Annotation:
This is a predicted structure of a 585-nucleotide part of an RNA (large-subunit ribosomal RNA, domain V) from a Pseudomonadota bacterium. Its Rfam family is "Bacterial large subunit ribosomal RNA". Gene Ontology terms of the family: ribosome and structural constituent of ribosome. The coordinates come from a structure-prediction model, not an experiment, and the mean pLDDT is 84.

[in-house]
Context: one part of a larger RNA
RNA sequence: CCCGCGCCAAGACGGAAAGACCCCGUGAACCUUUACUGUAGCCUAGCAUUGGCUUUUGGCUCGACAUGUGUAGCAUAGGUGGGAGACUUCGAAGCUCGGGCGCCAGCUCGAGUGGAGUCGUCAGUGAAAUACCACUCUUGUCGGGCUAGAAUUCUAACCUCGACCCGUGAAUCCGGGCGUGGGACAGUGUUAGGUGGGCAGUUUGACUGGGGCGGUCUCCUCCCAAAAGGUAACGGAGGAGUCCGAAGGUGCGCUCAACGCGGUUGGCAAUCGCGUGUAGAGGGUAAAGCUAUAAGCGCGCCUGACUGAGAGAGCUAUCGCUCGAUCAGAAACGAAAGUUGGGCUUAGUGAUCCGGUGUAUGCCGCGUGGAAGGGACAUCGCUCAUCAGACAAAAGGUACUCCGGGGAUAACAGGCUGAUCUCCCCCAAGAGUUCGUAUCGACGGGGAGGUUUGGCACCUCGAUGUCGGCUCAUCGCAUCCUGGGGGUGAAGGCGCUCCCAAGGGUUCGGCUGUUCGCCGAUUAAAGCGGUACGUGAGCUGGGUUUAGACCGUCGUGAGACAGGUCGGUCCCUAUCUGGCGUGGG
Numbered sequence: 001c002c003c004g005c006g007c008c009a010a011g012a013c014g015g016a017a018a019g020a021c022c023c024c025g026u027g028a029a030c031c032u033u034u035a036c037u038g039u040a041g042c043c044u045a046g047c048a049u050u051g052g053c054u055u056u057u058g059g060c061u062c063g064a065c066a067u068g069u070g071u072a073g074c075a076u077a078g079g080u081g082g083g084a085g086a087c088u089u090c091g092a093a094g095c096u097c098g099g100g101c102g103c104c105a106g107c108u109c110g111a112g113u114g115g116a117g118u119c120g121u122c123a124g125u126g127a128a129a130u131a132c133c134a135c136u137c138u139u140g141u142c143g144g145g146c147u148a149g150a151a152u153u154c155u156a157a158c159c160u161c162g163a164c165c166c167g168u169g170a171a172u173c174c175g176g177g178c179g180u181g182g183g184a185c186a187g188u189g190u191u192a193g194g195u196g197g198g199c200a201g202u203u204u205g206a207c208u209g210g211g212g213c214g215g216u217c218u219c220c221u222c223c224c225a226a227a228a229g230g231u232a233a234c235g236g237a238g239g240a241g242u243c244c245g246a247a248g249g250u251g252c253g254c255u256c257a258a259c260g261c262g263g264u265u266g267g268c269a270a271u272c273g274c275g276u277g278u279a280g281a282g283g284g285u286a287a288a289g290c291u292a293u294a295a296g297c298g299c300g301c302c303u304g305a306c307u308g309a310g311a312g313a314g315c316u317a318u319c320g321c322u323c324g325a326u327c328a329g330a331a332a333c334g335a336a337a338g339u340u341g342g343g344c345u346u347a348g349u350g351a352u353c354c355g356g357u358g359u360a361u362g363c364c365g366c367g368u369g370g371a372a373g374g375g376a377c378a379u380c381g382c383u384c385a386u387c388a389g390a391c392a393a394a395a396g397g398u399a400c401u402c403c404g405g406g407g408a409u410a411a412c413a414g415g416c417u418g419a420u421c422u423c424c425c426c427c428a429a430g431a432g433u434u435c436g437u438a439u440c441g442a443c444g445g446g447g448a449g450g451u452u453u454g455g456c457a458c459c460u461c462g463a464u465g466u467c468g469g470c471u472c473a474u475c476g477c478a479u480c481c482u483g484g485g486g487g488u489g490a491a492g493g494c495g496c497u498c499c500c501a502a503g504g505g506u507u508c509g510g511c512u513g514u515u516c517g518c519c520g521a522u523u524a525a526a527g528c529g530g531u532a533c534g535u536g537a538g539c540u541g542g543g544u545u546u547a548g549a550c551c552g553u554c555g556u557g558a559g560a561c562a563g564g565u566c567g568g569u570c571c572c573u574a575u576c577u578g579g580c581g582u583g584g585g
Stems, first nucleotide, its partner, number of pairs: 001585008010577003014572002022406004027402002029398004035202005041195009051154002054151013068137001078136005085119003094113008158182002161179002164177004205217003214234001218240006241387001242284001243343002248302007256280001258276005282291002285348001287346003306329004312323004318388001331340003354381006363374002413460001414458001415456003419453001421449006430440002467542001468540003472534001473531005480505003483500006507521005548566004552561003
């Protein structure tokens, strides 16, 4: 060196299972609820099945009767018209009794008695007689009809029961009969209102240095933005979702802030005078640009905050946004030239559908003519704010979970980085009685390491098993012990500090799942780290991290909790590399 055999499991990011954690999908399924929309069921009501008698209430209508003091006035005049007579032995006035109404003055009806009158026309009143007749209003009584409701009751629908009878020859079934109880209710059908996680279908946004929580989502101004324009970030700062009939148009006029000086109350600062004064003010509202020849501040007159248009440009993927001379019409101001189609400019906003309103020499108009309806033009209704707006209409849980994907994206480990961490160094204020550097070392500065907590998200999600222990180790040295040395604020002894040094060594217990830590007893010492926080195809499985369950807290709930608690399947016969032992060539 080659070939075996036996053994070990460090590696082949070993095998197994298209990761169950995490994220994504306009994926799924179950579960919850005061998510949305429905719906079974239930409740209530109308109608039908569903009928009779009686009583009673309301409405309408017909008939009869009664009913009506405002004041002046024989006095309880409803209105209008006709009208000179009307009623009465078929019994008037008056009296007695009883009923009704009442603003108690009286009105009215019935019975008895009585026996021949009572009232109107005339006078007073805005209106003349209930003398008489007709129509009619208010309120009420009685009767008839229609209608709606309520109550009681009846039995014949309908329901229940029977040990009875029959069809029938077995039947507790069915049908008929007879009887009991209930009864137009119940039940059923239909229509409507309500209730309705009992059930069903769904929804429950995106961005995001993983996701969640938080924040944001449209528009305006500035910086970033690298001197045209444009330009990102969960970069740095602020605003808007309007306001104004004057804060608009035009003509004319004026000049601010601040400061100095002077001046009654009056002061740092009020109003007044003089001066300096390019703007340090003002311009409704944020900022920027602009602005005194003013766009700022006043006064007069007005409504161009017009209608129909628009050459031509700028921005721009589309949608769209912006500027605009000029022409016609009709105006405002100005002597005129002229200016005026809102506001110094840039924010003050919303597509389409659907619907409302208005306009007109006017388009379509279901055989034709019209109409209804639609279209055109104008205008209104969206915090459609997730603001290019999925629907008119929507929240949650899943550890019982599932599927498709992702190392496009988190948790372990590695990598990069090294803020943080550990260690070292520089400077030396100071402490050290005195004295910076025996020892300690502020404020600062420079590094090393890659053991902490992080940042990033680069291999791995068709799987790289995660804490601690056990076993077995191996390396570094910033050395715990043992060894050698320098300094000392080293007398000795014991120390402190620094330098060299990795050969060997570095304990046993109690508590806790613990690493760590505290404690006990020793020791020369009981070192710090790396090795996928070494080591689960070596062991364990106490912790964490499935399914069960309890508590606390949160939640309406399903459930949730780096809160606690009890319980809870750890697979692999070694092909290759590597290692140990052994044999042959």